[in-house]
RNA sequence: GGUUGUGUAGUGUAGUGGUUAUCACUUUGGUUUUUGAAGUAGUUCGUCUACCAAUAACCCCAGUUCGAACCUGGGCACGACCU
Repeated sequence: GGUUGUGUAGUGUAGUGGUUAUCACUUUGGUUUUUGAAGUAGUUCGUCUACCAAUAACCCCAGUUCGAACCUGGGCACGACCU
């Protein structure tokens, strides 16, 4: 230099051009369960289990289209192959 693939929450991930972009882990809050500590006690703080809720994302620019995470062009980042 050429060809090609990938880019979506903090991490990973689903998503045939059309509903409010999916799920798991993480984070925060609430309730429940287990268990420990402090206190005369109400109670407070931690540990464990399950459930519920909340926060948070389409790499950038332009184009096509009534409508783009999805299609097209250019760029950026990373990987593979060729030279």
Molecule: transfer RNA
Organism: Bombardia bombarda